Context: one part of a larger RNA
Molecule: small-subunit ribosomal RNA, central domain
Organism: metagenome
RNA sequence: CUGGGCGUAAAGAGAUGCGUAGGCGUUCUUUUAAGUUACUUGUUAAAUCCCUCGGCUUACCCGAGGACAGGCAAGUGAUACUGGAAGAAUUGAGUAUAUUAGGGGAGAGGGGAACAUCUAGUGGAGCGGUGAAAUGCGUUGAUAUUAGAUGGAACACCAAAGGCGAAGGCACCUCUCUGGGAUAUUACUGACGCUAAGGCUCGAAAGCCAGGGUCGCAAAACGGAUUAGAUACCCGUGUAGUCCUGGCCCUAAACCAUCCCUGCUAGAUAUCUGUUAACCAUUCACUUACACUUCGGUGUAUUUAGAUGGCAAUGGGUGUCGCAGCUAACGCGAUAAGCAGGGCGCCUGGGGAGUACGAGCGCAAGCUUAAAACUC
Numbered sequence: 001c002u003g004g005g006c007g008u009a010a011a012g013a014g015a016u017g018c019g020u021a022g023g024c025g026u027u028c029u030u031u032u033a034a035g036u037u038a039c040u041u042g043u044u045a046a047a048u049c050c051c052u053c054g055g056c057u058u059a060c061c062c063g064a065g066g067a068c069a070g071g072c073a074a075g076u077g078a079u080a081c082u083g084g085a086a087g088a089a090u091u092g093a094g095u096a097u098a099u100u101a102g103g104g105g106a107g108a109g110g111g112g113a114a115c116a117u118c119u120a121g122u123g124g125a126g127c128g129g130u131g132a133a134a135u136g137c138g139u140u141g142a143u144a145u146u147a148g149a150u151g152g153a154a155c156a157c158c159a160a161a162g163g164c165g166a167a168g169g170c171a172c173c174u175c176u177c178u179g180g181g182a183u184a185u186u187a188c189u190g191a192c193g194c195u196a197a198g199g200c201u202c203g204a205a206a207g208c209c210a211g212g213g214u215c216g217c218a219a220a221a222c223g224g225a226u227u228a229g230a231u232a233c234c235c236g237u238g239u240a241g242u243c244c245u246g247g248c249c250c251u252a253a254a255c256c257a258u259c260c261c262u263g264c265u266a267g268a269u270a271u272c273u274g275u276u277a278a279c280c281a282u283u284c285a286c287u288u289a290c291a292c293u294u295c296g297g298u299g300u301a302u303u304u305a306g307a308u309g310g311c312a313a314u315g316g317g318u319g320u321c322g323c324a325g326c327u328a329a330c331g332c333g334a335u336a337a338g339c340a341g342g343g344c345g346c347c348u349g350g351g352g353a354g355u356a357c358g359a360g361c362g363c364a365a366g367c368u369u370a371a372a373a374c375u376c
Stems, first nucleotide, its partner, number of pairs: 003348004007330002012344001014202002017200002022195003026089007034082002036078009050066006092192001093189004097184004104178007111155001115151008126137002163170002207248006216242002221237004259343006267321010279310005288301005325332002349376003358369004
């Protein structure tokens, strides 16, 4: 290389969100004949290889003749498929309309609980902490308790196997701006599609730069214990940091360890969210009747529309189990790891090593790309 693979053995880049080149691409008609295909001709030196015949006693070797396959070029045909051109279509894709769920994102404003500190009152000896203690705090009045003020951070219950988002992630309430999704009915556009090397963008935490902020927590650091020691686990303090604004960093067990898209292939059950007609249950504005009445109304029954829930069907998500099938097994199983197709990325024994060197990026920390000697 031909291959074989990528949940857990090596291997799916963090997301592929936007998307370039490239690759691949729905149905029908006509046309073309580039790919494809058939035949013919020319050429592809000789030798070699293969076949036949012959010469050395055989073989090796040598001589003569013949031929396949393949390449290139030209010509004449074929037209199913692929491509080009023209036309048409609607199921892929999209748009409009009407509903609809949501912690999707950004900004602004507001709220209560808790905590800490401060002020004032009550009170008067302990508090705190642990396995047990001690360090620590406290008569300059702590802890506790009451009232008030200030501050920063996070939002109990609801809460869920639940929702949204491409991923990272997102949760007190309200307002403004804003992205995406789902369903339904027709209508419209008419392949406008899929994937995506490079590229652009986003990307937890920690970390970095500048300026703020700092209640609690808390790397480092200090003290007390434990211990043979204890640079730890436990306890008391405590600085960066955690928070905000602007700018970097670009990595994670960034995990479903499972790339994206399309089609097909038994079911059962739960849940979220749409749609649909009938039925059932609950509730209730209105109508009518009856009873009571303080004459304002109230109660009971009835009726239709509505709302909520249930049952059923049908979409879109999220789970659990499970047939066939797959798998080394575990397990997966319509949200596939089944059966197929299109595209990209990645792997190729362990260590050396995700390292060295080089290059790019970065303020730095470092990140990305990425070997070899040697060794088993």